[in-house]
């Protein structure tokens, strides 16, 4: 320098005929307990890596850039 894959909640990850942003764990509150754990119910939390473009509408399609992994030179 080039090819490929990845970047979504605190963590691990789903989400491709373009239209509701989600799950598990974690966290907070309440119940239960003498207390803790476990468990039941409820709740908060995201500019979907950044910037543009297409579209009525973009996490999703296109372009550029950044970071991580991997392969080639």
């Nucleotide at each position: 320098g080039g090819g490929c894959g990845g970047c979504u909640a605190g963590c691990u990850c789903a989400g491709u005929u373009g239209g509701g942003a989600g799950a598990g764990c974690a966290c907070c509150g309440c119940g239960u307990u003498c207390g803790c754990a476990a468990u039941g119910c409820g709740g908060g939390g995201g500019u979907c890596g950044a910037g543009g473009g297409u579209u009525c509408g973009a996490a999703u399609c296109c372009c550029u850039c950044g970071c991580c992994g991997u392969c080639c030179a």
Transfer RNA from Paludibaculum fermentans, 73 nucleotides, folded computationally. The sequence is in RNAcentral, with records from Rfam. The coordinates come from a structure-prediction model, not an experiment, and the mean pLDDT is 82. Taxonomically the source falls in Paludibaculum (Bacteria, Pseudomonadati, Acidobacteriota, Bryobacterales). Rfam family: tRNA. Rfam classes the family as a transfer RNA.